[in-house]
RNA sequence: GGGCGCUUGGUCCAGUGGUAGGGCGCUUCGUUCACAUCGAAGAGGUCGUAGGUCCGAUUCCUACAGCGCCCA
Numbered sequence: 001g002g003g004c005g006c007u008u009g010g011u012c013c014a015g016u017g018g019u020a021g022g023g024c025g026c027u028u029c030g031u032u033c034a035c036a037u038c039g040a041a042g043a044g045g046u047c048g049u050a051g052g053u054c055c056g057a058u059u060c061c062u063a064c065a066g067c068g069c070c071c072a
Base pairs, nucleotide, nucleotide: 001071002070003069004068005067006066007065010024011023012022013021018055026042027041028040029039030038048064049063050062051061052060
């Protein structure tokens, strides 16, 4: 330098055009003498950045950035 893939909450991941969800973690409450377990509720997201298409974009297209793999 070329090709391909990935980027979604603190973390690991789902979500193939119609207001973004789950596990773990965190906070509060209940249970316990207490801790753990278990149960209930809650907080936390400009979906990497900037554009484009569309009535509507996490999703499709382009550029850039970061990470990974392959080739040179």
Transfer RNA from Candidatus Woesebacteria bacterium GW2011_GWF1_31_35, 72 nucleotides, folded computationally. Its Rfam family is "tRNA". Rfam links the family to the GO term triplet codon-amino acid adaptor activity. The prediction has a mean pLDDT of 82.